[in-house]
RNA sequence: GGGCCUGUAGCGCAGCUUGGAUAGCGCGGCAGCCUUCUAAGCUGUAGGUCGAGGGUUCGAAUCCCUCCAGGCCCG
Numbered sequence: 001g002g003g004c005c006u007g008u009a010g011c012g013c014a015g016c017u018u019g020g021a022u023a024g025c026g027c028g029g030c031a032g033c034c035u036u037c038u039a040a041g042c043u044g045u046a047g048g049u050c051g052a053g054g055g056u057u058c059g060a061a062u063c064c065c066u067c068c069a070g071g072c073c074c075g
Stems, first nucleotide, its partner, number of pairs: 001074007010027004020058001029045005051067005
């Protein structure tokens, strides 16, 4: 230098193929219940500019372009 893959909550991931109505799951956090206390269990709750910018569209996590970061392969 070239090609491919990945980037979504504190952590691990789904959703992208085929654009659609409030963006979800598990763990973790916080509060409550239970318990003599802790753990476990149960209930509730908060937390996201979907890596950044731009474009297309009535509408973008999803399609297009550029860039950034990480990984793999080739030279």
Notes
The RNA shown here (transfer RNA) has 75 nucleotides and comes from an uncultured archaeon. Its mean pLDDT, the model's own confidence on a scale to 100, is 81. It matches the Rfam family "tRNA". Rfam classes the family as a transfer RNA. Gene Ontology term of the family: triplet codon-amino acid adaptor activity. The sequence was found in a public genome assembly.